[in-house]
RNA sequence: CCGUUCUGUGUGCCGAGUCCUCAUUAUGUAUGAGGAGCGGGGGAACCAAUUUAUGGGGUGAAUCUAAUUUCCGAAUUAGUAGGACUGCCCUUAGUCCGAACCCGUCAGCUAACCUCGUAGGCGUAACAAGGGAAGAAUA
Numbered sequence: 001c002c003g004u005u006c007u008g009u010g011u012g013c014c015g016a017g018u019c020c021u022c023a024u025u026a027u028g029u030a031u032g033a034g035g036a037g038c039g040g041g042g043g044a045a046c047c048a049a050u051u052u053a054u055g056g057g058g059u060g061a062a063u064c065u066a067a068u069u070u071c072c073g074a075a076u077u078a079g080u081a082g083g084a085c086u087g088c089c090c091u092u093a094g095u096c097c098g099a100a101c102c103c104g105u106c107a108g109c110u111a112a113c114c115u116c117g118u119a120g121g122c123g124u125a126a127c128a129a130g131g132g133a134a135g136a137a138u139a
Base pairs, nucleotide, nucleotide: 011123012122013121014120018036019035020034021033022032023031024030037118038117039116040115041114042113047108053105055106056103057102058101059100064079065078066077067076068075069074082097083096084095085094088132089131090130091129092128
């Protein structure tokens, strides 16, 4: 000097996944319980739908199409509905994602009501351009 690993602090991104209290304790980003906030599911009337192996449905941006291969399960390429990123917002340009999982024959909407979750994974071409807004300092 370079690289790798671990720990701590600060900051930012996807996402509902944040905060507070008590107890236990191995003192930990631990475990359990409760609450607030946020998010999801079920569930009347009215309305809608009338369609049940061609099964159906849910979370999520993550649907759909074509071609090729195929052990006919599926895989791969190229696109695509849709979605994310600029440290307040919008637009342009640019760069990416376009998955995964769950319920188990069953669920339209849905007030009251019932119930569940509150994880995980990451680091910006950007320190770009245009417009707008807010705040601070100085005079």
A computed fold for a 139-nucleotide RNA from a Syntrophomonadaceae bacterium, annotated as c-di-AMP riboswitch aptamer (ydaO/yuaA leader). Of the family's consensus pairs, 92% are formed in the model. The prediction has a mean pLDDT of 79.